[in-house]
Molecule: Lysine riboswitch aptamer
Organism: Pelosinus sp.
């Protein structure tokens, strides 16, 4: 004055990611439900099983929801932020089947958008497996181009992944 190794601190991608309550919104849905009338034996459920002549399904006609999910706004927390796949173990509901939530290993995924075509749901919303595409972000590049005395710096194709990357710093090695 350079390098590489191990750490720490602060940042970058963007229709960035989650998360909270609170606020209406819209859909759920004229559904479920009650209530009158009519009607006259069957409804509901994966399965067990329940309900009903003390009136099933259906039709009329007044009334007529919520729960989850959702998008938007406010706040908060971040930058593997987070999601999922798979195996395990724990609660919670349940008569089992199932269904919710938390946590351990592990795989995968940079990030958005968008098609197919599964799940999931009331749902063609969102959300999410796999398979392409498209755009952006970082980094390598032994390839191409230009600027430039070199070094380097942009671009362009190409290929990598987040335990990545960019900047300061610290300790140790070494030129």
């Nucleotide at each position: 004055u350079g390098a590489a190794a191990u750490g720490g601190u602060a940042g970058a991608g963007g229709u960035g990611c989650g998360g909270u309550u609170u606020a209406g919104c819209a859909u759920u849905a004229g559904u479920a439900c009650a209530u009158a009338u009519u009607g006259g034996a069957g409804u509901c459920g994966g399965c067990a099983g329940a309900c009903u002549u003390u009136g099933a399904a259906g039709a009329u006609a007044u009334g007529g929801a919520a729960a989850g999910g959702g998008a938007u706004a406010a706040c908060c927390g971040c930058c593997g932020a987070a999601g999922u796949g798979a195996a395990g173990g724990c609660u919670u509901u349940g008569g089992c089947a199932g269904a919710a939530g938390c946590u351990u290993u592990u795989g995968c995924u940079g990030g958005u958008c968008u098609u197919a075509u599964g799940u999931u749901u009331a749902a063609u919303a969102a959300a999410u497996g796999u398979a392409g595409g498209a755009c952006u972000g970082u980094c390598a590049u032994u390839a191409c181009u230009g600027a430039c005395a070199c070094a380097u710096c942009a671009g362009u194709g190409u290929g990598g992944a987040g335990c990545g990357c960019u900047a300061c710093u610290a300790u140790c090695u070494u030129g």